SAM riboswitch aptamer (S box leader) from Alkalicoccus halolimnae, 108 nucleotides, folded computationally. Model confidence (mean pLDDT): 85 of 100. The RNAcentral record of the sequence draws on Rfam.
[in-house]
């Protein structure tokens, strides 16, 4: 990098340094010197490992704990990109399905 699968309306600091940028991407629409991105510390959270305990005891499910490997810490994945169905005051609007994209695990 590619494929499989599994989640994505909960959660998370009034801290250091550190200086203009950030929210994948086209549009829109936020966020930011009452300081962005990065770093560090600090939480969150349980995907995967681990402990504990309840069932099934053949793979296993469930519940909880967090010291390991990851992710994560504005705004539903900030909306919205292609489709079908309803509406509709014709500007659009609502639902669902699918794109793309994220993070995990497992494959090549």
């Nucleotide at each position: 990098u590619u494929c499989u699968u599994a989640u994505c309306g909960a959660g998370a600091g009034a801290g250091g340094u550190g200086g203009a940028g950030g929210g994948a991407u086209g549009g829109g629409c936020c966020c930011g010197a009452u300081g962005a991105a990065a770093c560090c510390c600090g939480g969150c959270a349980a995907c995967c490992g681990c402990g504990a305990g309840a069932c099934a005891c053949a793979g296993g499910u469930c519940u909880u704990g967090a010291a390991g490997g990851u992710g994560c810490c504005a705004a539903u994945u900030c909306c919205u990109a292609u489709g079908a169905a309803g509406g509709u005051a014709c500007g659009c609007c609502u639902u669902c399905a699918g794109c793309a994209g994220a993070u995990g695990a497992g494959a090549a």

NCBI's taxonomy places the organism under Bacteria, Bacillota, Bacilli, Bacillaceae, Alkalicoccus.